[in-house]
The RNA shown here (c-di-GMP-I riboswitch aptamer) has 78 nucleotides and comes from an uncultured Clostridia bacterium.

RNA sequence: CUCAGAAAAAGGUAAACCCAUCGUGAGGUGGGGACACAAAGCCACGGGUCUAAGCAAUUAGACAGCCGGGUUGCCAAG
Numbered sequence: 001c002u003c004a005g006a007a008a009a010a011g012g013u014a015a016a017c018c019c020a021u022c023g024u025g026a027g028g029u030g031g032g033g034a035c036a037c038a039a040a041g042c043c044a045c046g047g048g049u050c051u052a053a054g055c056a057a058u059u060a061g062a063c064a065g066c067c068g069g070g071u072u073g074c075c076a077a078g
Stems, first nucleotide, its partner, number of pairs: 001078002005075001012037002017032006035065001041071003045068003048063006
């Protein structure tokens, strides 16, 4: 520098569910807990889904563990 993750090691994250707490809500945060994950790190940029208000147009939000995209990066391999 490349990378399509076979094997291995060190470590990492944590779905459902339960408790607490914040929020009108989608959901967020902390604790427990593991279904999974090689970016399940980060960014709402495009699409999508969801929530609140609205007859609607729309407005304001949520989701990065829905799909793309951007960006950084451990180990192994070349």